[in-house]
Context: one part of a larger RNA
RNA sequence: CACCGCCCGUCACACCAGGAGAGUUGGUAACACCCGAAGGCCCUGUGUCAAAAGCAGGGACUACGGUGGGAUUGAUAAUCAGGGUGAAGUCGUAACAAGGCAUCCGUAGCGGAAGCUGUGGAUGGAUCACCUCCUU
Numbered sequence: 001c002a003c004c005g006c007c008c009g010u011c012a013c014a015c016c017a018g019g020a021g022a023g024u025u026g027g028u029a030a031c032a033c034c035c036g037a038a039g040g041c042c043c044u045g046u047g048u049c050a051a052a053a054g055c056a057g058g059g060a061c062u063a064c065g066g067u068g069g070g071a072u073u074g075a076u077a078a079u080c081a082g083g084g085u086g087a088a089g090u091c092g093u094a095a096c097a098a099g100g101c102a103u104c105c106g107u108a109g110c111g112g113a114a115g116c117u118g119u120g121g122a123u124g125g126a127u128c129a130c131c132u133c134c135u136u
Stems, first nucleotide, its partner, number of pairs: 003099001005096001008092002011089001013086004019080002023076006031068004039061001041059006102123009
């Protein structure tokens, strides 16, 4: 490369990351209950002149293990809704000039999509006319 310009959204294709997701499957720490080894401790008996050791019995403590409902943190999952990226795909043409219905903001409804309509507001609207103020 300057309107044969710029540019918006749906749709189609490819890839990417994240979200939701019936669930599935791991990790971690803790809790409740069950079980309760070894061990020292306590009690009783025995032992002893008296103790101690030893021996016998009992008790609480307790590792591991088991059961349970939760917590937390990973992986994975049919499917769902968007997002991002990608020279030459599809549909239209919403915006940029008064962009051909000025645009934009809030809100409600509607529509393949950009969007349209109603309503309130802004001028960051062009054009024409008038008024007020300022400067010369």

The part of an RNA shown here (small-subunit ribosomal RNA, 3' minor domain) has 136 nucleotides and comes from a Candidatus Moraniibacteriota bacterium.
Lineage of the source: Bacteria > Bacteria candidate phyla > Candidatus Moraniibacteriota.
Its mean pLDDT, the model's own confidence on a scale to 100, is 82.
It matches the Rfam family "Bacterial small subunit ribosomal RNA".